[in-house]
This is a predicted structure of a 544-nucleotide part of an RNA (large-subunit ribosomal RNA, domain I) from an uncultured Bacteroidales bacterium. Rfam family: Bacterial large subunit ribosomal RNA. The prediction has a mean pLDDT of 85. The sequence was found in a public genome assembly.

Context: one part of a larger RNA
RNA sequence: GGCGCACGGGGGAUGCCUGGGCUCUUAGAGGCGAAGAAGGACGUGAUAAGCUGCGAAAAGCCGCGGGAAGGUGCAAAUGACCUGAGAUCCGCGGAUAUCCGAAUGGGGCAACCCGCCAUGUUGAAGGCAUGGCACUAUCUACGAUAGGUAGAUAGAGCGAACGUGGGGAACUGAAACAUCUAAGUACCCAUAGGAGAAGAGAACAAAAGUGAUUCCGCGAGUAGUGGCGAGCGAAAGCGGAGAAGCCCAAACCGCAGGGGUUAAGGCCCAUGCGGGGUUGUAGGACUGAGAUGUGGACUUGUACAUGAUAUCGGAACUACCUGGAAAGGUAGGCCGCAGAAGGUGAAAGCCCUGUAUGAGAAAUCGUGUGCAUACCUAUCAGAAUCCUGAGUAGGACGGGACCGGAGGAAUCCUGUUUGAACCCGGCAGCACCAUCUGCCAAGGCUAAAUACUCCUAAGAGACCGAUAGUGGACCAGUACCGUGAGGGAAAGGUGAAAAGUACUCCGAACAGGAGAGUGAAAUAGACCCUGAAACCGUGCGCUU
Numbered sequence: 001g002g003c004g005c006a007c008g009g010g011g012g013a014u015g016c017c018u019g020g021g022c023u024c025u026u027a028g029a030g031g032c033g034a035a036g037a038a039g040g041a042c043g044u045g046a047u048a049a050g051c052u053g054c055g056a057a058a059a060g061c062c063g064c065g066g067g068a069a070g071g072u073g074c075a076a077a078u079g080a081c082c083u084g085a086g087a088u089c090c091g092c093g094g095a096u097a098u099c100c101g102a103a104u105g106g107g108g109c110a111a112c113c114c115g116c117c118a119u120g121u122u123g124a125a126g127g128c129a130u131g132g133c134a135c136u137a138u139c140u141a142c143g144a145u146a147g148g149u150a151g152a153u154a155g156a157g158c159g160a161a162c163g164u165g166g167g168g169a170a171c172u173g174a175a176a177c178a179u180c181u182a183a184g185u186a187c188c189c190a191u192a193g194g195a196g197a198a199g200a201g202a203a204c205a206a207a208a209g210u211g212a213u214u215c216c217g218c219g220a221g222u223a224g225u226g227g228c229g230a231g232c233g234a235a236a237g238c239g240g241a242g243a244a245g246c247c248c249a250a251a252c253c254g255c256a257g258g259g260g261u262u263a264a265g266g267c268c269c270a271u272g273c274g275g276g277g278u279u280g281u282a283g284g285a286c287u288g289a290g291a292u293g294u295g296g297a298c299u300u301g302u303a304c305a306u307g308a309u310a311u312c313g314g315a316a317c318u319a320c321c322u323g324g325a326a327a328g329g330u331a332g333g334c335c336g337c338a339g340a341a342g343g344u345g346a347a348a349g350c351c352c353u354g355u356a357u358g359a360g361a362a363a364u365c366g367u368g369u370g371c372a373u374a375c376c377u378a379u380c381a382g383a384a385u386c387c388u389g390a391g392u393a394g395g396a397c398g399g400g401a402c403c404g405g406a407g408g409a410a411u412c413c414u415g416u417u418u419g420a421a422c423c424c425g426g427c428a429g430c431a432c433c434a435u436c437u438g439c440c441a442a443g444g445c446u447a448a449a450u451a452c453u454c455c456u457a458a459g460a461g462a463c464c465g466a467u468a469g470u471g472g473a474c475c476a477g478u479a480c481c482g483u484g485a486g487g488g489a490a491a492g493g494u495g496a497a498a499a500g501u502a503c504u505c506c507g508a509a510c511a512g513g514a515g516a517g518u519g520a521a522a523u524a525g526a527c528c529c530u531g532a533a534a535c536c537g538u539g540c541g542c543u544u
Base pairs, nucleotide, nucleotide: 001543002542003541004540005539006538007537008536009535015529016493017492020464021463022461023460024459025458026457027456028455029453030452031158032157039100040099041098042055043054044053046078050074051073061094062093063092064091065090066089070082071081072080105114106113107112115133116132117131118130119129120128121127135155136154137153138152139151140150141149142148162193163191164190165189166188167187173180177227203210204209214241215240216239217238218237224232225231245445246444247443248389252275253274254273255272256271258269259268260267261266280423282388283387284386285385286382287381288380289379295376296375300372301371302370303369304368305367306366307365308364309363311359312358313357317332318331319330320329321328333350334349335339341353342352343351394418395417396416397415398414399413400412401411404430425440426439427438428437429436480487481486500528503515504514505513506512
């Protein structure tokens, strides 16, 4: 030096564990904000660096309800206190709530600086205290008509995804690439709600009919479209989910103030408001007749019921054995509308928390029903006249949307330019024309079925188990990196219980260790469960 055996050091794999995650289900909730949010800064404790809570009334104050013996958070110790006159704790309602932040008196390098007005503080000044002072829109009043003054109401900002609208790529695919595709995707902007959008036929259909919209299954990868390449890709109809229909403008009538005109009575015009009225077998106005009610998607109140936000009751086991410890084993019992689960010194229906089940609210909120109330809502006949959405429909040119890439190209939108009809009317049925059929545009509203989950509750998993699962089980969007936008970790486990090693010794020692003690165990001693391998040693054996 090598090999082997044994014992260690080192290291932190593996096993076990889980306080954290992941994906769903069923309910709930679906917003917060000028009454100052979200998010922060700074404070706040007897002692207090951090986290949590709270706000100069500062780990808290008040009321009501629950609850029951302890309590002063994480978090020990000391001190000082609170508490059956019911504390701590839990729920509901209130008070307080510095400064920044939409931030809103002005400014500003956020958490700072500087003002004005009114009132009060004995008069004045200063100081102090309290309140007010941004902008935009609408309405009202005043008015000297100013971009005026005053008042009222609303808005502003934040928020995970989902919605609608306005803009809108490229990589990529086409085995290159330009039309095309990716894709109206990503992304940006605006904006709404618990959903949003759409929606009550100028629709489909086809000789038969349907009867708003939305979503799902089929129709169907069909009809089509397409450098007929890559690809893209309907609809009717059928089956389901869910169902709900309505209101204006106008004609006509009336009122108000205003304008025009007339000698006057009066007439005319526009505006605002009220009544009326709402459709295609046309309807309505108008004239005449008749009706006092029905329903509703609805405001507020009230009564009752029910649910949520604290809680409460809640069955049934002992002995012995092993052991540090019984829930294990043995023996004999018991309960069960409860043998879900978790905990307890190993493995518990009967020890604890619970579970099945039952009960419960002073206060706040939700839902349902009844009643009252605000609001909306109705018929028939006649036929002369009047009304029925105009720079609209349509055309041309240029784009875009539809399954449809300009094509034979209907339909829809519109930048430019044109431009009707008026119920004896108009549009559509895939160029266009005729017949036929369906429908009534150029105003508006509308629940449900649909989409989503930042959040709350209860639960589930042939999901993970600390290099996994969220980036984050741990004081993590932290430390750290970057001028910045931004990037972004590592890091869990003593023990049943701290019983966390009194005391002695070695040592310079608050290092480290040896005894002693605790403990079932200390090779469980805090670098703490298990403790693999690499790597480093010590002893012994064999061997060179």